[in-house]
C1' cells in the first nucleotide's frame, strides 16, 4: 500500500505537556444469540451455536488420530462497490453451551476481536 474477517465511524467527559493514547459515558453502522402463533420436528445413538471450514474412498494408528486422493464450501488490490466466465494460487481451522435452544412478529440480549502479506491474472456487465 493492502489482505482475511461483523469487528468500523462520530459525540461528551475525564487522565497525560499533549497530536495521540487510555478510562468511562451516549449514538450510529456492521454482525450474532434467546424469544409466539401457523408451520416443522423427535430428545443416550445426547443435543446446540460461532465460523467457509463438512464428508466420502485408500493406507497407516499408541485407536488420541495421522498421511494421500475425490466431492462440496470459502479466500486472493484497475479509484470504489457489486456481479459473470476462464485460468491460476491458498485454505478447508479453532473455539464455545452444558442436558437445553427447530422456525419465529414484538420483545430481550450479545460483539465491534484476532490475525496476516498466501502482495492474483485475462475477458466483460452494472452504479458511483
Nucleotide at each position: 500500500g493492502g489482505c482475511c474477517g461483523a469487528g468500523u465511524c462520530c459525540u461528551c467527559c475525564u487522565g497525560c505537556a499533549a497530536a495521540g493514547c487510555g478510562g468511562g459515558g451516549g449514538g450510529a453502522a456492521c454482525g450474532g444469540g434467546g424469544g409466539a402463533a401457523c408451520c416443522a420436528a423427535u430428545u443416550u445413538u445426547g443435543g446446540g451455536g460461532u465460523g467457509u471450514a463438512u464428508u466420502c474412498c485408500u493406507g497407516c494408528u499408541u485407536c488420541g488420530g495421522c498421511a494421500g486422493g475425490g466431492a462440496a464450501g470459502g479466500g486472493c488490490a484497475g479509484c470504489c462497490u457489486c456481479u459473470u466466465u476462464c485460468a491460476g494460487c491458498c485454505c478447508u481451522a479453532a473455539c464455545c453451551c452444558g442436558u437445553c435452544a427447530g422456525c419465529u412478529a414484538a420483545c430481550c440480549u450479545c460483539g465491534u476481536a484476532g490475525g496476516c502479506c498466501a502482495c492474483u491474472g485475462a475477458a466483460g456487465g452494472a452504479g458511483g